[in-house]
The part of an RNA shown here (small-subunit ribosomal RNA, 3' major domain) has 475 nucleotides and comes from an uncultured bacterium. RNAcentral holds the full RNA, with entries from ENA and SILVA. The coordinates come from a structure-prediction model, not an experiment, and the mean pLDDT is 85.

Context: one part of a larger RNA
RNA sequence: UGACGGGGGCCCGCACAAGCGGUGGAGCAUGUGGUUUAAUUCGAUGCAACGCGAAGAACCUUACCUACACUUGACAUGCAGAGAACUUUCUAGAGAUAGAUUGGUGCCUUCGGGAACUCUGACACAGGUGCUGCAUGGCUGUCGUCAGCUCGUGUCGUGAGAUGUUGGGUUAAGUCCCGCAACGAGCGCAACCCUUGUCCUUAGUUGCCAGCAUUUAGUUGGGCACUCUAAGGAGACUGCCGGUGACAAACCGGAGGAAGGUGGGGACGACGUCAAGUCAUCAUGGCCCUUACGUGUAGGGCUACACACGUGCUACAAUGGCAUUUACAGAGGGAAGCGAGACAGUGAUGUGGAGCGGACCCCUUAAAGAAUGUCGUAGUCCGGAUUGGAGUCUGCAACUCGACUCCAUGAAGUCGGAAUCGCUAGUAAUCGCAAGUCAGAAUAUUGCGGUGAAUACGUUCCCGGGCCUUGUACA
Numbered sequence: 001u002g003a004c005g006g007g008g009g010c011c012c013g014c015a016c017a018a019g020c021g022g023u024g025g026a027g028c029a030u031g032u033g034g035u036u037u038a039a040u041u042c043g044a045u046g047c048a049a050c051g052c053g054a055a056g057a058a059c060c061u062u063a064c065c066u067a068c069a070c071u072u073g074a075c076a077u078g079c080a081g082a083g084a085a086c087u088u089u090c091u092a093g094a095g096a097u098a099g100a101u102u103g104g105u106g107c108c109u110u111c112g113g114g115a116a117c118u119c120u121g122a123c124a125c126a127g128g129u130g131c132u133g134c135a136u137g138g139c140u141g142u143c144g145u146c147a148g149c150u151c152g153u154g155u156c157g158u159g160a161g162a163u164g165u166u167g168g169g170u171u172a173a174g175u176c177c178c179g180c181a182a183c184g185a186g187c188g189c190a191a192c193c194c195u196u197g198u199c200c201u202u203a204g205u206u207g208c209c210a211g212c213a214u215u216u217a218g219u220u221g222g223g224c225a226c227u228c229u230a231a232g233g234a235g236a237c238u239g240c241c242g243g244u245g246a247c248a249a250a251c252c253g254g255a256g257g258a259a260g261g262u263g264g265g266g267a268c269g270a271c272g273u274c275a276a277g278u279c280a281u282c283a284u285g286g287c288c289c290u291u292a293c294g295u296g297u298a299g300g301g302c303u304a305c306a307c308a309c310g311u312g313c314u315a316c317a318a319u320g321g322c323a324u325u326u327a328c329a330g331a332g333g334g335a336a337g338c339g340a341g342a343c344a345g346u347g348a349u350g351u352g353g354a355g356c357g358g359a360c361c362c363c364u365u366a367a368a369g370a371a372u373g374u375c376g377u378a379g380u381c382c383g384g385a386u387u388g389g390a391g392u393c394u395g396c397a398a399c400u401c402g403a404c405u406c407c408a409u410g411a412a413g414u415c416g417g418a419a420u421c422g423c424u425a426g427u428a429a430u431c432g433c434a435a436g437u438c439a440g441a442a443u444a445u446u447g448c449g450g451u452g453a454a455u456a457c458g459u460u461c462c463c464g465g466g467c468c469u470u471g472u473a474c475a
Base pairs, nucleotide, nucleotide: 001475002474003472004471005470007469008468009467010466011465012464013463015459016458019423020422021421022420023419026314027313028312029311030310031309032308033307034305035304042053043052064300065299066298067297068296069295070294073125077124078123079121080120081119082118083117086103089100090099091098092097107114108113127289128288130287131286132285136283137282138278139277140276141274143272148187149186150185151184152183153182154163155162156161167178168177169176193266194265195264196263198234199233200232201231202230203229204228207224208223209222212221213220237260240254241253242252243251244250316416320375321374322373323372324371325370326369332363333362334361337356338355342351343350344349382413387408388407389406390405391404392403393402429451430450431449432448433447434446435445
C1' cells in the first nucleotide's frame, strides 16, 4: 500500500421489511446430470452452466455410429496430355459409383494456338468441427450503470509511498459548494443520440370527415378544419415565488405548465477482477493425422430411460366451465409470397384465384370484456394426460421421429414439506396478437398492445456494494 475481520462509523440497492403472484407437490414440454447404447457428436457447470451456443436434429443440417466406397482428393493454385461444354437411354447396386450407349462439334484466332469447362497422370500441396481458450487475436459474461480509477507538476517522507481523491455540507453520481500543500488534467458520471408524453409550421393520398349534399358502407361529390402520418421547430432551465441552509451548494413547499426537479424507456459499461467463456462463428502460434483423425454415400443416432435437478406450460375450478349474441388494439409480415368473396367438408383443410411488392389488398374474426342462459361443490358439464380408430397438410420420404383435425377414452391433480424466486406503476398479475428461425414443425425467444392492482412503518437483522477508520503472526 492492499486484502481480510462472527471490528467500528456513515450511506445505498426489491437486500430485508410491508404487500401481490409464483416455484418446490400433479401431468406434460424443454434443458442438464446419471445410466444405457454401435453411437446416444461437441461445448456451457455457484452467483455469471442447465427453454444456454441451437432465430427451430424426419433426410439435409451432423460434427457421432455401422456398412459400402475414394486417395492430388468434395475445395484452391501451378505443370503435362486428351477432349468443346453439355446431353439421351439402358444394366448392376441401398446409394455413392461402375459399365455400355445417343445426340452435339460451339466462341476468339496472326491458323501456331487461346478462353471457359470436363477427364487422365506425376508432384508441390489440399483437407482436419483433431489437441491446447493455461500460447493467442477478436468477441462476450461478471462485479456493475457500482462511482469509482489514474496522471503531470509541486510539497512531505531515508524509502515503500503519501498528499491531491481526506474534512464540513449536498447529490442518483469523485454531482456541486466551502475549507485545505496543493494546483491542474485524463478515463468514467451527466449531457450530446434514439424513442415516448404537449404544442406549432409544412404537406394531404392509399389517411381523416366538422359543416353541405349523397350512401347499405367516407360509398361518392367536396373539404384538409380534426385524427393520423413524417420532416422541421418550440418546450423544462431549480427559470419564478416563499421557507430552511453557511451570504454557498442544495433541500422542502408553491405557482404556472402537457410534462418538475435525471419527466418515462432505450442505446451507451471507466481502471481492472475471475489464467471466467469461446481454437466448434471467424482468425491464428505450436503439436498431431496424411490410402486417414481427410472425402463421398446409405441406414441409424443426437428423440434411449429404474432415477435426480433446473426452467416453463396446463390445471386443481363458480372472481369459474360451457353455449349463443356482441364491442374495442398495437406492432409486424407478404412474390418460389400473403391469399379475399364464393363453393365443398362436423373439422383440420380442399377447389378456385379477386386484390396486393401494399397507410389501398391479404395474413386479421384480437382475447380477456359485455349481455343472456345453464351447471350447484361433485374428481363434477373441473382437469385434460394417456390410449384406440378415422383423417388433413408439408415434404423424394412422417416406421424409428412431424404438426393439426374429428369420434371415442378420460390418468394424476381438491392449492402443494423443508426451502426458495420475481416485482415499487401503466409496474406486478392477467389477456390475446405478431415476428424471426422455417418446406413442415413453439408451452421457447424477441416484440406489441388490452384490462390493471396491493404495499413500502422503517434500516435492527440476512445478502451484495461504496467511503472513512481500526486490528492483523496474511501478500